The RNA shown here (Bacterial RNase P class A) has 370 nucleotides and comes from a Deinococcota bacterium. The organism belongs to Deinococcota, within Bacteria. The RNAcentral record of the sequence draws on ENA. Rfam family: Bacterial RNase P class A. It is annotated as a ribozyme. Rfam's curators write: Ribonuclease P (RNase P) is a ubiquitous endoribonuclease, found in archaea, bacteria and eukarya as well as chloroplasts and mitochondria. Rfam links the family to the GO terms tRNA processing, ribonuclease P activity and dimeric ribonuclease P complex. A source record names the gene rnpB.

RNA sequence: UGGUGAGGGGGAUCCGAUCGCGGCGACGCGUCCGCGCGGCGCCUCGCUGAGGAAAGUCCGGGCACCGCAAGGCAGGGUGCCAGGUAACGCCUGGGCGCGUAAGGCGACGGCAGGUGCAACAGAAAGCAGACCGCCAGGGCGUUAACGCUCCUGGUAAGGGUGAAACGGUGCGGUAAGAGCGCACCAGCAGCGGUGGUAACACCGCUGGCUAGGUAAACCCCACCUGGUGCAAGGCCCGAUAGGGAGAGAGAGCUUGCCUGGCUCGCGACAAUCUCCGGGAGGGCCGCUCGAGGCCGCUGGCGACAGCGGCCCUAGAUAGAUGAUCGGAACCCAAACGGGUACAGAAUCCGGCUUACCCCCCUCCCACACC
Numbered sequence: 001u002g003g004u005g006a007g008g009g010g011g012a013u014c015c016g017a018u019c020g021c022g023g024c025g026a027c028g029c030g031u032c033c034g035c036g037c038g039g040c041g042c043c044u045c046g047c048u049g050a051g052g053a054a055a056g057u058c059c060g061g062g063c064a065c066c067g068c069a070a071g072g073c074a075g076g077g078u079g080c081c082a083g084g085u086a087a088c089g090c091c092u093g094g095g096c097g098c099g100u101a102a103g104g105c106g107a108c109g110g111c112a113g114g115u116g117c118a119a120c121a122g123a124a125a126g127c128a129g130a131c132c133g134c135c136a137g138g139g140c141g142u143u144a145a146c147g148c149u150c151c152u153g154g155u156a157a158g159g160g161u162g163a164a165a166c167g168g169u170g171c172g173g174u175a176a177g178a179g180c181g182c183a184c185c186a187g188c189a190g191c192g193g194u195g196g197u198a199a200c201a202c203c204g205c206u207g208g209c210u211a212g213g214u215a216a217a218c219c220c221c222a223c224c225u226g227g228u229g230c231a232a233g234g235c236c237c238g239a240u241a242g243g244g245a246g247a248g249a250g251a252g253c254u255u256g257c258c259u260g261g262c263u264c265g266c267g268a269c270a271a272u273c274u275c276c277g278g279g280a281g282g283g284c285c286g287c288u289c290g291a292g293g294c295c296g297c298u299g300g301c302g303a304c305a306g307c308g309g310c311c312c313u314a315g316a317u318a319g320a321u322g323a324u325c326g327g328a329a330c331c332c333a334a335a336c337g338g339g340u341a342c343a344g345a346a347u348c349c350g351g352c353u354u355a356c357c358c359c360c361c362u363c364c365c366a367c368a369c370c
C1' cells in the first nucleotide's frame, strides 16, 4: 500500500440566555366536605424524562387468565461434546470438517433400515454399464504375414463424456484383462490398548470387505414443548332489546369447561347449542424497584458466579423532550459558506438479526521500503 474477513472501545453533540412540555415531590394560596383525613385547581421551587439499536416481531421467559395445567397422541422446535444462564434456536470453551490464515465459517445425530430425487453430456450415475477399444474362435480377402462396414464369446486395465464413473501405485498372473493374487498406502468392519468428564485423537492385530451425492428430501433416533396474551387481567360508574326464531336431551356413545383430538377430572339436566338483531361509553388500577444499574475484590481459560459498597435513571394515553438567539466541537472548502448518520419508548426483561456517520486499537494474507 492492497486484499480478506471481524473483535473491542469511544463519540454521535456541548455551553449560555429567554420562553414552553410530561411525571414525582415540597411550601404557600384557593375551593369541596360540619371538622379531620383527603380530593381538585393555581403560583413558586427541587429532582427527573427515548436507543445502541427504542426497529424486525425471529427465539426465550417473568407476569396474567383458562380444568389439576394431569397423562398420552398429533402438531411444532432443536440436533457434535462440556459448561454458563431464569430459559433459549443464545453465549463460552473444546472436538471434527472447510478455509493459506485470522477473536474466520459450519443447517455438525443417522444413507451397509426403507422409499425417493439428481438437468445436460455420457455406453452407463446404485450394485449400473460397452461409444472407441483389448483378446479368442469362425468367416472373407490371402500361400503366409497382415487386413475387415462380418458373426459369436470373453473383458472393463487404456481412451473419451461429466462436478462425480464403483479404491490408489507397483509387481505377478491371464488368450486379453480384473483385488484375480501379492507388497505398500487410503478407507471400512471386528477385537483390543492408551489419553481425555466427553465429543474425539493415537496405536496394535485380523479381514481383499471397498459400500458415490442428497435427510435445508420423506423417514428413523435423542431431547424439548398446554393454550392465549397488557388490546392479558381486575375494579367503579354508565348504556341497551335478559329482543326474535329454531334444535334436541332428560341419566345418557347427553352437554359445557378460551384456537387439534383422546383419556381423566370438575360442573349442568332446559342448563346448553345455532341463526338474526340491538347496546358495548367513560374513568381508575395493572404502570414500572427490576433474573436492575455502576464500582471494587475473590474464583474461573472463558461465558459467568460469589461477596462488599454506592445508586433509583420515562410511564405517555392521540400520545410528553420543543422553539428562538449567541457561541463552541468535529468534518468538507482557497474563501464565501455548507454539513453532523440510522433513527423515537407503550407490559417488562435476556438474546439474535437488520439499518447506520466518524475516530481509535487489535488480529490474518500478499507486496514494497528501511
Stems, first nucleotide, its partner, number of pairs: 001366003005363007013328007021049006028042005051342001055353002058351005063229004067264001070263002073260001075225005080094005095108001096106003109220002114218002116214002131159002133155006139148003167185006186210002188207008233285005243276005252269001254268004292311008329340004